[in-house]
RNA sequence: AGAGUUUGAUCCUGGCUCAGAACGAACGCUAACGGCGCGCUUAACACAUGCAAGUCGAACGAGAAAGCCCCUUCGGGGGUGAGUACAGUGGCGCACGGGUGAGUAACACGUGGGUAAUCUACCUUCGAGUGGGGGAUAACGGUUCGAAAGGACCGCUAAUACCGCAUAAGACCACGGCCACUUCGGUGGCAGCGGUCAAAGGCUUCGGCCGCUCGAUGACGAGCCUGCGGCCCAUUAGCUUGUUGGUGAGGUAACGGCUCACCAAGGCACCGAAGGGUAGCUGGUCUGAGAGGACGAUCAGCCACACUGGAACUGGAACACGGUCCAGACUCCUACGGGAGGCAGCAGUGGGGAAUCUUGCGCAAUGGGCGAAAGCCUGACGCAGCGACGCCGUGUGUAAGAUGAAGGCCCUCGGGUCGUAAAGUACUGUUCUGGGGGAAGAAACCACUUCGGUGCUGACGGUACCCCAGAAGAAAGCACAGGCUAACUCCGUGCCAGCAGCCGCGGUAAUACGGAGUGUGCAAGCGUUGUUCGGAAUUACUGGGCGUAAAGCGCGUGUAGGUGGCUUGGCAAGUCGGGUGUGAAAUCCCGGGGCUCAACCCCGGUCUGCCACUCGAAACUGCCUUGCUUGAGUUCGGGAGGGGGUUGCGGAAUUCCGUGUGUAGAGGUGAAAUUCGUAGAUAUACGGAGGAACACCCGUGGCGAAGGCGGCAACCUGGACCGAUACUGACGCUGAGACGCGAAAGCGUGGGGAGCAAACAGGAUUAGAUACCCUGGUAGUCCACGCCGUAAACGGUGGAUACUAGGUGCAGGGGGUAUCUAACCCCUCCUGUGCCGAAGUUAACGCAUUAAGUAUCCCGCCUGGGAAGUACGGCCGCAAGGCUAAAACUCAAAGGAAUUGACGGGGGCCCGCACAAGCGGUGGAGUAUGUGGUUUAAUUCGACACACGCGCAGAACCUUACCCAGGUUUGACAUCCCGGAAACCUGCCAGAGACGGCAGGGUGCCUCUUCGGAGGAAUCCGGUGACAGGUGCUGCAUGGCUGUCGUCAGCUCGUGUCGUGAGAUGUUGGGUUAAGUCCCGCUACGAGCGCAACCCUCGCCUCCUGUUGCCAUCAUUAAGUUGGGCACUCUGGAGGGACUGCCGGUGUCAAACCGGAGGAAGGUGGGGAUGACGUCAAGUCCUCAUGGCCCUUAUGCCUGGGGCUACACACGUACUACAAUGGCCGGUACAGAGGGCAGCGAUAUGGCAACAUGGAGCAAAUCCCAAAAAAACCGGCCUCAGUUCGGAUUGCAGGCUGCAACUCGCCUGCAUGAAGGCGGAAUCGCUAGUAAUCGCAGAUCAGCACGCUGCGGUGAAUACGUUCCCGGGCCUUGUACACACCGCCCGUCACACCACGGGAGUUGACUGCUCCCGAAGGCGCUGAGCCAACCGCAAGGAGGCAGGCGUCCACGGAGCGGUUAGCGACUGGGGUGAAGUCGUAACAAGGUA
Repeated sequence: AGAGUUUGAUCCUGGCUCAGAACGAACGCUAACGGCGCGCUUAACACAUGCAAGUCGAACGAGAAAGCCCCUUCGGGGGUGAGUACAGUGGCGCACGGGUGAGUAACACGUGGGUAAUCUACCUUCGAGUGGGGGAUAACGGUUCGAAAGGACCGCUAAUACCGCAUAAGACCACGGCCACUUCGGUGGCAGCGGUCAAAGGCUUCGGCCGCUCGAUGACGAGCCUGCGGCCCAUUAGCUUGUUGGUGAGGUAACGGCUCACCAAGGCACCGAAGGGUAGCUGGUCUGAGAGGACGAUCAGCCACACUGGAACUGGAACACGGUCCAGACUCCUACGGGAGGCAGCAGUGGGGAAUCUUGCGCAAUGGGCGAAAGCCUGACGCAGCGACGCCGUGUGUAAGAUGAAGGCCCUCGGGUCGUAAAGUACUGUUCUGGGGGAAGAAACCACUUCGGUGCUGACGGUACCCCAGAAGAAAGCACAGGCUAACUCCGUGCCAGCAGCCGCGGUAAUACGGAGUGUGCAAGCGUUGUUCGGAAUUACUGGGCGUAAAGCGCGUGUAGGUGGCUUGGCAAGUCGGGUGUGAAAUCCCGGGGCUCAACCCCGGUCUGCCACUCGAAACUGCCUUGCUUGAGUUCGGGAGGGGGUUGCGGAAUUCCGUGUGUAGAGGUGAAAUUCGUAGAUAUACGGAGGAACACCCGUGGCGAAGGCGGCAACCUGGACCGAUACUGACGCUGAGACGCGAAAGCGUGGGGAGCAAACAGGAUUAGAUACCCUGGUAGUCCACGCCGUAAACGGUGGAUACUAGGUGCAGGGGGUAUCUAACCCCUCCUGUGCCGAAGUUAACGCAUUAAGUAUCCCGCCUGGGAAGUACGGCCGCAAGGCUAAAACUCAAAGGAAUUGACGGGGGCCCGCACAAGCGGUGGAGUAUGUGGUUUAAUUCGACACACGCGCAGAACCUUACCCAGGUUUGACAUCCCGGAAACCUGCCAGAGACGGCAGGGUGCCUCUUCGGAGGAAUCCGGUGACAGGUGCUGCAUGGCUGUCGUCAGCUCGUGUCGUGAGAUGUUGGGUUAAGUCCCGCUACGAGCGCAACCCUCGCCUCCUGUUGCCAUCAUUAAGUUGGGCACUCUGGAGGGACUGCCGGUGUCAAACCGGAGGAAGGUGGGGAUGACGUCAAGUCCUCAUGGCCCUUAUGCCUGGGGCUACACACGUACUACAAUGGCCGGUACAGAGGGCAGCGAUAUGGCAACAUGGAGCAAAUCCCAAAAAAACCGGCCUCAGUUCGGAUUGCAGGCUGCAACUCGCCUGCAUGAAGGCGGAAUCGCUAGUAAUCGCAGAUCAGCACGCUGCGGUGAAUACGUUCCCGGGCCUUGUACACACCGCCCGUCACACCACGGGAGUUGACUGCUCCCGAAGGCGCUGAGCCAACCGCAAGGAGGCAGGCGUCCACGGAGCGGUUAGCGACUGGGGUGAAGUCGUAACAAGGUA
């Protein structure tokens, strides 16, 4: 510090996700030790048991018992225990310490102040005192009630308990006087007079000590007030009656509506009151570069609470955790009458929960209470226990050790890896085990003392630590390994099982699932989950945006607020500087120190901003003030304008009405029909009525804030602009709320209604057509008044000001110049409105003085997509609806701009037998053949738009891969090993054959040899196991080969340049071509693969060659038959020839095109071979090769038979026809190219023929196929008929091949003689030696050809042209497509699931208002009953108590509301869900933009 993820790719926007750190954690797997910390985050739920606050006998009275000892009359008594225990009176403490976080949004907390408005027990210091009396009461005793808890009555008694009196330094109160200070309210001081107010004693070694009282003082602590600071909701906007203030009184330690009476009517609030939700606050903790964000465990400060609610008492302090009273809920006891209790103290229990410990030891230390002290108490605390919960430290060994062991895993079978790892060797001893030693923490109080000192005390703990010995012995796991992200292979699985933080993996070769091996990362831990911050500049203060990505309010006027020109002086609030105080400790940070280190602990230092006081500065802001004129405004003059409102007027046109003319149609459309018209339409002429709108002018021209405004005139009226002068003197800008305006549609009331026209009706279109088109037609459109308040209300661009190159239009006004003047031209200033462009800016597109540039000010708005501008609530509206405005749930994107393609029922240009023009076919028939389908035991398999006479250049067996049956298992075939035998040949038996059984013949070659034999090669037989074998699967794992677009003209690269980039340029443009062919131009210049050419062949010529070819001349023959010849033809070799070279024209002086000459051939001369980058996961695992998988007495191999030849049908491709351009018969011509030895096979003979017999010649320019090429031509017959057309089908008889023609071959003869009379929709081929037509040959092959591949013969027609169909090329345009239009995609319906809204209601919680009731208690009143202290001789009084009444009030009750949560028949839309239904709305002009 970033990364992954939207796309084919790119840049941007934007969300989601990850890597980091942290935790009071939990869960999973695992676990050796120690130190230091931490440990109910949930039920402030309920609690058994024990302990957690007592102490003082030196305040006081009373006062045992057991035990022991003694005495005894045996009943008991005494002593001791002991002035002890227990209890009581009294004092101090119990308000500290400890727990918890419920409540609380508050002066609760933090921070700084104030208290002249206060208190403070114990403690400190100082001053003054402590005299003399009195009356009670508990304990105790007695009687008595009660189950108990607890009482009642009578009697006795003490005090440092209680009460008078005295004294009064002083304090307090009242009064007036003086002084000082003062915020003018008051406060302090001094003296005076009057009044009020104290006390307690105990111990003593007799020195004193501890107490007590009054006053002052300090310290500590507390109360109260206050500035500032720190949560969310405005879908909560108004709240308030003790409320705000005053006077008086009460109350308090103290100010105060704190309380009360009276008076006034205030107080708070958009700078957020009141209400709702949430929450203890802080020091700090976590994170972060910081700013910030989140949190508030442990430790520390403050607050609040103590079962829930209320209340007071005591006290210095409480409204009191382990006190009291009342009410309530709950639990327990009960004799049913009544009582008891409060762990949010420490342990512990139940419960809740994912989850949080021992009913431990000790007061040794620290601290606290009481005490004079000893001491007692102390679950505060110090320790120990449990828990890897966290942090820190240590170990699980070290060294060396290669036959790189075994084993595992992988493997290309060579090896690699785990791996120096192990073993084996040497060593060490932290931890561990055993033994031995053994702390610090503790010095005080106190005691003793010769005053120097000495002594006593340890829970932890026989712990830490140290020493000795033993033993490598006891101590490693977890996660991950597709990318992000470090680490890769094998096997299993087969969209299954599963994984997943995001992207995404898994459908037979998964580095992503599961296992294994290995690796990577951490390590006594490792992962997962949850949460926080970070990354996220993704709320942007630091530090973002708003033309098109989310985002400028539709527009204006203007309030609050924010902000503001030049200048003088002052003030000092902001600002800046200095000083002081404060900012608790701990923490963080820095330095140092202590535990072996570290964690941890200790000491010292620093500790921003902020807060307060104070001194100073005056530039800037602010405030006050003095001026100014440039911002703003006013005045005068002028012209421009569809600016607004009212009234009136005008003509054209449509429609309707009347009349005339006139007659059969009109109207409408793609075409029609509905419709109108003989009752006279349309058309035409004249007249009339009525409503609405204002053609031309009209213009990126004008005006207005926007919406918007268009005939003419008048009246009323707003604003802007130009010019000029004077005046005011910052009066400005913006603008939350607010108010006003605001197209169309719509609503209300009343008018109006010509045209147009939702709805509606009809006619068409269509599969449908609730649409587009047509004919009609009502609201509405118009007017008046009142609502509505929206829009793609758009420049998708808020307003204001200033600055920053220009060029060129238009509109309004002014100036200059020229002219006598005016106009025009030209120059120039201001205002407005356009276009093009520099810098700059932008993601790009673009913007660019009318900014989207550079800046300032103010307002509005945005924060992923969907749900949704929806629900709920509120406000507005007559309604329609508007404004404000969420969430659950769901997705990993949704988007912007630009790029390359592809596509378009977009455009331009151009090709092709693409159409058109022609010729002939197919589709109809019969047959052949292939395919689908069906059938079958099998009908083997593949090919499917460009397959289908295709793989198959030839299935009777074989082929053969399929089926049935029989057999076989090292195999039909390869290599290795062992044993035997040469190999090989012949025959017989059984069988369908394979297979099986048997007999006979035969002994070779090489090397060695002791000659017996041994070994070896080839071959055969038997055997073992490695292996063979597979036309079994995967063409979507592959190679190779092939098809197709397409013989289309394209496809790319290097360098340069442009662009952030994908990419572009080049390759586009102007011409031209069959062609990216060539030329020209151009920031491009070159190059490659394609095109063309080079190659083959045909056409002309020349040379060479001369047999088997040829024959002009000579001779000869039946015949080039022979002699001869090589001129010609021909053969097959080498050359020539054609290049737009020449001429004319066109063209850009080009390329090129057109015409012509010459030429056998002319513009590529004809044909062939040749197929760019790529596309279709195209085809082929059944040609071959090959990875993986599968079979292994079978999915291999052998054999016999069958099948691939089936047949209701459907399609493709062909053949033959339907006839006279023909058929048949006879006659007569003319080819080319091939093939031939297991072959072609002549002459000859036989047969009607197929063919047979036979065998010459020929490995072929010689012989043969082979002849007769056929069509053609000549002659004859047939005469339009299912025929002398056509030949299917069938019968009979033959021929050939072959082991064998039944299933299932071909041919021949005779007989038979079907459909068919030119073929619906549709569709194919062909542009010249082509189509059409005619035959010939060949491959395959024993045989089988209508197929295929070649060959020649005869030999046409037509092309105006590119509108249309199909395919293609280039440029351009749009795009929401990129699997690329066979694309994408919308809505209803149906089904499933999910969350949400409405809902008759219903249940709960909280709460407001008005009432009722009213415990305890305080206060007030009363107090006839009762009473010790004081007064009084007494009576009585003062005073007090009980009781009563009142007031306030908790709980409870009633009624009416509010808020919120749950449930709810039914209902509404929404979301999600591989293959449901209907249509086709959007994206291309998306077929109606």